RNA sequence: AGGUGAUUAGUUCAGUGGUAGAGCAUUUGCCUUACAAGCAAAGAGUCACUGGUUCGAAUCCGGUAUCACCUA
Numbered sequence: 001a002g003g004u005g006a007u008u009a010g011u012u013c014a015g016u017g018g019u020a021g022a023g024c025a026u027u028u029g030c031c032u033u034a035c036a037a038g039c040a041a042a043g044a045g046u047c048a049c050u051g052g053u054u055c056g057a058a059u060c061c062g063g064u065a066u067c068a069c070c071u072a
Stems, first nucleotide, its partner, number of pairs: 001071007010024004018055001026042005048064005
């Protein structure tokens, strides 16, 4: 210098154009003499940033940033 991939909840990840989800973690309740385990519920999101396409974008397109990898 060129190319490929990744970026979504505290964390690990799903979600291939039509309501943003799951596991773990956190909080509350139940259970227990108590703790753990178990059961039930709740909270937690600028979908990295920016512009475009579309009736509608986490999703498609351009650019930027960070990380990883490949080639030279």
The RNA shown here (transfer RNA) has 72 nucleotides and comes from Spumella sp. Baekdong012001B8. NCBI's taxonomy places the organism under Eukaryota, Sar, Chrysophyceae, Chromulinaceae, Spumella. The RNAcentral record of the sequence draws on ENA.